[in-house]
Molecule: transfer RNA
Organism: Anaerolineae bacterium
RNA sequence: GACGAGGUAGCUCAACCGGCAGAGCAAUGGACUCAUAAGCCAUUGGUUGAGGGUUCGAGUCCCUCCCUCGUCA
Numbered sequence: 001g002a003c004g005a006g007g008u009a010g011c012u013c014a015a016c017c018g019g020c021a022g023a024g025c026a027a028u029g030g031a032c033u034c035a036u037a038a039g040c041c042a043u044u045g046g047u048u049g050a051g052g053g054u055u056c057g058a059g060u061c062c063c064u065c066c067c068u069c070g071u072c073a
Stems, first nucleotide, its partner, number of pairs: 001072007010025004019056001027043004049065005
């Protein structure tokens, strides 16, 4: 330099053919227990890498750029 895969909550990842951004873990609170843990109930938590475009509507489609991984040179 060329090509491919990826970037979404503190972490690991979903979100179909464009139509309400979610789960598990973690955190916090509650209940339980003599007490702790496990398990149970509830809650908090998001500039969907950045900037534009298309659209009634974009995590998703298009363009440019940034970052990570891989293959080739």